A computed fold for a 1501-nucleotide RNA from an uncultured bacterium, annotated as small-subunit ribosomal RNA.
The prediction has a mean pLDDT of 85.
The sequence is in RNAcentral, with records from ENA and SILVA.
[in-house]
RNA sequence: AGAGUUUGAUCAUGGCUCAGGACGAACGCUGGCGGCGUGCUUAACACAUGCAAGUCUACGAGAAAAAGGUAGCAAUAUCUUGAGUAAAGUGGCGCAAGGGUGAGUAAUAUAUAAGUAAUCUGCCCAUGGGUUUAGAAUAACUCGUCGAAAGGCGGGCUAAUACUAAAUAAUGCAGCGGCACCGCAUGGUGAUGUUGUUAAAGCCUAUAUGGCGCCUAUGGAUGAGCUUGUAUCAGAUUAGCUAGUUGGUAAGGUAACGGCUUACCAAGGCGACGAUCUGUAGCUGGUCUGAGAGGAUGAUCAGCCACACUGGAACUGAGACACGGUCCAGACUCCUACGGGAGGCAGCAGUGAGGAAUAUUGGGCAAUGCCCGAAAGGGUGACCCAGCAACGCCGCGUGGAGGAUGAAAGCCGUAAGGUUGUAAACUCCUUUUGAAGAGGAAGAACAUUUUCGAUCGAAUCGAAAACUGACUGUACUCUUAGAAGAAGCCCCGGCUAACUACGUGCCAGCAGCCGCGGUAAUACGUAGGGGGGCAAGCGUUGUCCGGAUUUACUGGGUGUAAAGGGCGCGUAGGCGGGUUUGUAAGUUAGAGGUGAAAUCCUGCAGCUUAACUGUAGAACUGCCUCUGAUACUGCAAAUCUUGAGUUCAGAAGAGAGUAGCGGAAUUCCAGGUGUAGUGGUGAAAUACGUAGAUAUCUGGAAGAACACCAGUGGCGAAGGCGGCUACUUGGUCUGCAACUGACGCUGAGGCGCGAAAGCGUGGGGAUCAAACAGGAUUAGAUACCCUGGUAGUCCACGCUGUAAACGAUGAAUACUAGGUGUUGGAUACAUUAGUAUCCAGUGCCGCAGUUAACGCAUUAAGUAUUCCACCUGGGGAGUACGAUCGCAAGGUUGAAACUCAAAGGAAUUGACGGGGGCCCGCACAAGCAGUGGAGCAUGUGGUUUAAUUCGAUGCAACGCGAAGAACCUUACCUAGGCUUGAAAGGCAAGCGACAGGGUAUGAAAGUACCCCUCCAGCAAUGGCGCUUGUACAGGUGCUGCAUGGCUGUCGUCAGCUCGUGCCGUGAGGUGUUGGGUUAAGUCUCGCAACGAGCGCAACCCCUACCAUUAGUUGCCAUCGGGUCAUGCCGGGCACUCUAAAGGGACUGCCCAGGAUAACGGGGAGGAAGGUGGGGAUGACGUCAAGUCAGCAUGGCCUUUAUGCCUGGGGCUACACACGUGCUACAAUGGCCGGUACAAAGGGCUGCAAACCCGCGAGGGGGAGCUAAUCCCAAAAAACCGGCCUCAGUUCAGAUUGGGGUCUGCAACUCGACCCCAUGAAGGAGGAAUCGCUAGUAAUCGCGUAUCAGCACGUCGCGGUGAAUACGUUCCCGGGCCUUGUACACACCGCCCGUCACACCACGAAAGCCCGUUGUACCAGAAGUCGCUGGAGCCAACCCGCAAGGGGGGCAGGUGCCCAAGGUAUGGCUGGUGAUUGGGGUGAAGUCGUAACAAGGUAACC
Repeated sequence: AGAGUUUGAUCAUGGCUCAGGACGAACGCUGGCGGCGUGCUUAACACAUGCAAGUCUACGAGAAAAAGGUAGCAAUAUCUUGAGUAAAGUGGCGCAAGGGUGAGUAAUAUAUAAGUAAUCUGCCCAUGGGUUUAGAAUAACUCGUCGAAAGGCGGGCUAAUACUAAAUAAUGCAGCGGCACCGCAUGGUGAUGUUGUUAAAGCCUAUAUGGCGCCUAUGGAUGAGCUUGUAUCAGAUUAGCUAGUUGGUAAGGUAACGGCUUACCAAGGCGACGAUCUGUAGCUGGUCUGAGAGGAUGAUCAGCCACACUGGAACUGAGACACGGUCCAGACUCCUACGGGAGGCAGCAGUGAGGAAUAUUGGGCAAUGCCCGAAAGGGUGACCCAGCAACGCCGCGUGGAGGAUGAAAGCCGUAAGGUUGUAAACUCCUUUUGAAGAGGAAGAACAUUUUCGAUCGAAUCGAAAACUGACUGUACUCUUAGAAGAAGCCCCGGCUAACUACGUGCCAGCAGCCGCGGUAAUACGUAGGGGGGCAAGCGUUGUCCGGAUUUACUGGGUGUAAAGGGCGCGUAGGCGGGUUUGUAAGUUAGAGGUGAAAUCCUGCAGCUUAACUGUAGAACUGCCUCUGAUACUGCAAAUCUUGAGUUCAGAAGAGAGUAGCGGAAUUCCAGGUGUAGUGGUGAAAUACGUAGAUAUCUGGAAGAACACCAGUGGCGAAGGCGGCUACUUGGUCUGCAACUGACGCUGAGGCGCGAAAGCGUGGGGAUCAAACAGGAUUAGAUACCCUGGUAGUCCACGCUGUAAACGAUGAAUACUAGGUGUUGGAUACAUUAGUAUCCAGUGCCGCAGUUAACGCAUUAAGUAUUCCACCUGGGGAGUACGAUCGCAAGGUUGAAACUCAAAGGAAUUGACGGGGGCCCGCACAAGCAGUGGAGCAUGUGGUUUAAUUCGAUGCAACGCGAAGAACCUUACCUAGGCUUGAAAGGCAAGCGACAGGGUAUGAAAGUACCCCUCCAGCAAUGGCGCUUGUACAGGUGCUGCAUGGCUGUCGUCAGCUCGUGCCGUGAGGUGUUGGGUUAAGUCUCGCAACGAGCGCAACCCCUACCAUUAGUUGCCAUCGGGUCAUGCCGGGCACUCUAAAGGGACUGCCCAGGAUAACGGGGAGGAAGGUGGGGAUGACGUCAAGUCAGCAUGGCCUUUAUGCCUGGGGCUACACACGUGCUACAAUGGCCGGUACAAAGGGCUGCAAACCCGCGAGGGGGAGCUAAUCCCAAAAAACCGGCCUCAGUUCAGAUUGGGGUCUGCAACUCGACCCCAUGAAGGAGGAAUCGCUAGUAAUCGCGUAUCAGCACGUCGCGGUGAAUACGUUCCCGGGCCUUGUACACACCGCCCGUCACACCACGAAAGCCCGUUGUACCAGAAGUCGCUGGAGCCAACCCGCAAGGGGGGCAGGUGCCCAAGGUAUGGCUGGUGAUUGGGGUGAAGUCGUAACAAGGUAACC
């Protein structure tokens, strides 16, 4: 620090996901040790049991056990000690601390900084003064009594540091008075005069100048109360809240200010700077994360607050409205004798429950603290320790060194080896830790006692000794034996470090995202395989921050990705021109205070190290105060003119409103003329018309809209505005001066305007025209088209308030190259035209700049400032609920659950278009001949079958693989056999043959048996063969979607690319596009391109012409010979021909055209002319095209069978459908007879002549020929002559019967041919469709391969030999350029909605239920306060001899307030609800085809 994921690829936008760190965690697997920490996050749920707060020389009373003594025989009695002890009580202090929890609380809290002149403070410290005299009770105890108990009641006795009265008294307190000083408004402080008022307690001892107390006053310290500023979560789908409410006066109350409370008076107070309401939440230091700013969090430790079963209340006290106190009410639990009582673990342990989940009913007061005490001491679940838990952090170990025939074993393997791997074994060494044994700390200092010293000292201080340890025989050290007891977890497709095998086969499963799995899975599962990471842990899950600049202060955006309000006016607010002065709020500098400690950071130090801890520093970015500074902002004052505005003179304009007027057109009405159609469409029909339409003329009526002018012209804020005239009226521009003097900009709310459609009321209604009707179209057509047609369209008034209200671009100001149009005005020059400059508009092009790109570019989307509005993934959804506006329709505001990993922008390359342009092709057209109809042949589908083997399936399968299925072939079926096999090679063992002949059996294969039977070598052994065994052979079994090779196709189409350069962020472009031209990316010109490669062309072959060379088997002109005849012979090589090497054609020449080029047209010459004709040759690639059955080959399957052999059958079936052909339908013909002319091939397992036989197929025969020699071999159409005469025929030949021939082991299934006989369909072929542009089509025959035989097929050969092409509109295919695209598996694409089914979440809903809260009323416990306390009760004081009375108090009563509770009625939140609504999701459901191309009616709002 980034990475993965939208695309064919790219850039940008944007979300999702990952890598990091952290945790009071939990879960899974695993687990050696130690140190230091941490440990109910859930039910503030309920709690058994024990412990967590006592203590004391204030007081009275006062045991027992036990021991000892005395008396007694003993029981026992008594005395002493125990002991003034224990326990209980009165009293004092403490119990308000410590400990726990986070329910409540959004401010009565917390943090920080202040204030208290508005306050209190026990114990403690300092100082001053005092501590007198009396009295009456009461608990304990005792007696009686009630009760089950808890607990009371009554009589009697008694003490105090308990209580009461009195005295004295102040600088105390209160009232009144003046004085001094100070301050911050009220005021404060001090001294002072006077009047009134208020106090106390004693105890101890060694008896002293003692100690501890008590009272009062002042001050301090500590702690607390109250007040103020600032900060402190979310929701506006919570906008108004408030009646003690806000203030005042008076009184009361409090420690104290205060509506804190009451009475009266006034009507205030709070709120968009968010009141009120709702939800959530203890706050902070800090903690986690982050570069920081921030974000999240508030366990442990520390500060504050709140709470103590729930609610209320006070008492006591210095302090509480009190966790282990009281009273009342409520819920719950327990006891009960049923009358009544008791209780509160959110203290420490512990239990149950809840939960994914959190520990011992431990030890000790030794240390540190706290309470009591004079002290000893006591208490302390605070605390210190121990126990449990890998919960976290830190440290250590599980050994170290050597050790290669690289052992065994595992795994992989091309079988050679590789790897685990120096790893192990083995050798040597060490002993942390663990085990055993031995020693053994620190934490301990105090207090106290004793001694000593200082001291006047029994105070106090110092020194020494003694004593004190829960942890603990712990830490630590030493000794002994021994490598011994100690490694796992996760991962290995990319991100992300790390790969193989097997199993599985879209199954099982994985998955954080992308995505893996459908038979070769590095992604699932497994592995004694291998590797990577971390390590006593490792993974998973959850949560937070980060990455995320993805809420953007630091640090984002809004033309098209999400996002500018439809437009204006304007309130609050925000921001604001030049100069001067003052001030000092912001700002800034210095200083002071504070910012608790801990934490973080740095240095040093202590535990062996670290974690941990100590110490010092720094820091705590904050707040407050004081003193300075004054540039900027603010504030105050003054001034200026440039911003803004006013006056004046001109100007343009569909700016607005009202009234009037006008012509053209349309429709209607009336009349005239006139006759059969009109109208409408792609074509029609509905419709109108003989009752007279349409057309045409005249007249009239009505309503609406304003042609031409008219223009990226004008005006307006936008919506919008268009005939002419008048009136009323808004804004703008230009020019010259003058005036005001910042008056400005923006603008949340608010107010107004706001197209069309729509709504209300009333008019109006010509045209057009939703709905509707009819006609068409169509599979349908609730559409597009046509004929009609109502709302509406128009007017007035009132609503509605939205649009793709768009420049998809908020307003304002300033600045930043230009060029060129145009509108309005002005100036200068020239003055016909015009030119230049300035201002204000409105367009286009374009630089810098900017942008993701497209583009924008002085009219910014550039550079800046100010203000407003808006955005934060797609869908759900602009939906639901709520609120609000509206008559309604609906508008505004505006979520969530759930779901997806994308959605979207710009540009690129393709592909596609019922887009465009250019061009080509037997593509169409023009022609010729066919196919489709018939019969037959052949292939395919289908069907059948035991089998009808398999493959090929649009073009590009179908006379295809197959250049030839009777057996064989043959792969299929049936039957019979074989099992190391029909063929190959290896090893081991045994045998000595094998072959051959024969017999039996059999359909054959085979099986059984008999006869016969080796070689080399002395031997071992080897060769050969057989048998057995073993690995293995074999497979036309599967996968062409695992492959090689080969092939088809687009297409012989003209294309496909590269290097360098240049352009672009990039994909990519350029080149290869453009002007011409070509069969051609062929050539040329131009050009940021210049070159090159694969293709094109050429080079190669055949053919057409010529010459040269060479003449046998070819040829024969000349010469000679010969024959009935023939190159037959001599001879010759001239010609033809053969076959080798050459020539020839190149737009080379001429003319005109064209850019003078390329090139095209015409011409000459030439055998051939513009690639002469034909062939071979097939670019990058496409179709997972075809082939595992031609061959090869991975993997899988099979192994007495899916292999091999054999007989027979099948591949030849046959209601049917299709393809490809043959033969025909006849006279351009058929038949008969005669006569000509080829080319190219083949031939020894062969071709076979002559001659003979047969009607013929053929047979006999065998000359010749290994071939320019011989043979196949007759070419046929053609030509000549004759017959047939339009008919199912002298056409056609299917089918069938009979007889033959040939091949072959064998023609039954199932060959070809011949002869005789038979003589079917068929009279030119519907829709549709194929081929062909010249030696072509058509037509005629000949030959080859395969092959024993079998050809209408295939591949070749020649003979005869046409027609037509105007042309490129259309069909098909293709090429180039361009355009659109939501396609990229690329239009056989993509994709929308209803319906049906399943699941999910949500809304509505008659209602029902819980919670919470408001209001009104009832009720009113305990308790404070007030009143009463007259008839009940009472010790202290007073009067009184006493009785009694007084004063005062208590009980009781009552009033205000008030908790629970109740009644009634609202609000809010939530749950549930028959039914219902839409939404989302779901490999292969239904109906259509709305969108994307002009998407077939442009799309959209």